Predicted 3D model of an 81-nucleotide RNA (TPP riboswitch aptamer (THI element)) from a bovine gut metagenome.
The RNAcentral record of the sequence draws on MGnify.

RNA sequence: UCACAAGGGGUGCCUCCCUAGGCUGAGAACAUACCCUAUGAACCUGAUCCGGGUAAUACCGGCGGAGGAAUGAGAAAAUGA
Numbered sequence: 001u002c003a004c005a006a007g008g009g010g011u012g013c014c015u016c017c018c019u020a021g022g023c024u025g026a027g028a029a030c031a032u033a034c035c036c037u038a039u040g041a042a043c044c045u046g047a048u049c050c051g052g053g054u055a056a057u058a059c060c061g062g063c064g065g066a067g068g069a070a071u072g073a074g075a076a077a078a079u080g081a
Base pairs, nucleotide, nucleotide: 001075002074004072005071006037007036008035009034011031012023013022014021015020043068044067045066049062050061051060052059
């Protein structure tokens, strides 16, 4: 890195009666999806947080050399001895 099986996770903001449309993103309607599994920023707590920006929003950065958080056996390649 690949495939297999198992497990973990999020689904926000604005317009709108709903459906639907717009923004960011891998994923925003539980999707035959997407991401992550200790080499763990997937995701949660801190957080009704702080600074910047936006129509608005974790939109961007800080927080974060903080605390938690879910795995096994294979195949190939690279590197080292």